[in-house]
């Protein structure tokens, strides 16, 4: 260069056109003599840009990134 497959809060992660799940880390309260653990609530993300459509994280283009593989050069 070409193929193929990925990118979702601080860390894994699920749904894959109709309010973006959930685990853990965080923060707040409650329990406790104090932390732990336990209970309760909160905050916090769909990689960029365009296109389709009522309506995109879900389809489409087209960039960057990262992973596999195959070629070039040296």
């Nucleotide at each position: 260069u070409c193929g193929g497959g990925g990118a979702u809060g601080g860390g894994c992660u699920a749904a894959c056109g109709g309010u973006a799940c959930g685990c853990u880390g965080c923060c707040u309260g409650g329990c406790u003599u104090u932390g732990a653990a336990c209970c309760a609530g909160g905050a916090g993300a769909c990689g960029g840009a365009g296109g389709u459509u009522c309506g995109a994280u879900u389809c489409c283009u087209u960039c960057u990134c990262c992973c596999c593989g195959a070629g070039c050069c040296a």
Transfer RNA from an uncultured Planctomycetales bacterium, 74 nucleotides, folded computationally.
It was read from a public genome assembly.
Its mean pLDDT, the model's own confidence on a scale to 100, is 81.
Its Rfam family is "tRNA". From the family's description: Transfer RNA (tRNA) molecules are approximately 80 nucleotides in length. The family's RNA type in Rfam is transfer RNA.